[in-house]
Overview: Transfer RNA from an uncultured Alphaproteobacteria bacterium, 71 nucleotides, folded computationally.

RNA sequence: GCGGGUAUAGUUCAGUGGUAGAACGUGAGCUUCCCAAGCUUAGGAUACGGGUUCGAUUCCCGUUACCCGCU
Numbered sequence: 001g002c003g004g005g006u007a008u009a010g011u012u013c014a015g016u017g018g019u020a021g022a023a024c025g026u027g028a029g030c031u032u033c034c035c036a037a038g039c040u041u042a043g044g045a046u047a048c049g050g051g052u053u054c055g056a057u058u059c060c061c062g063u064u065a066c067c068c069g070c071u
Base pairs, nucleotide, nucleotide: 001070002069003068004067005066006065007064010024011023012022013021018054026042027041028040029039030038047063048062049061050060051059
């Protein structure tokens, strides 16, 4: 330099053109003499910028980061 892949919550992963979910974790409450465990509840995310579309996390293009291969 070329080609391919990945980017979703603090972490690990789903998801699909109709506005995003689980587990663990975090905060609060209940329970307990205390801790742990358990129950309830709350907050929290689509890498960035454009395009298509009535509507984009999803489709297209570019950028960034990482991984793989070739040279």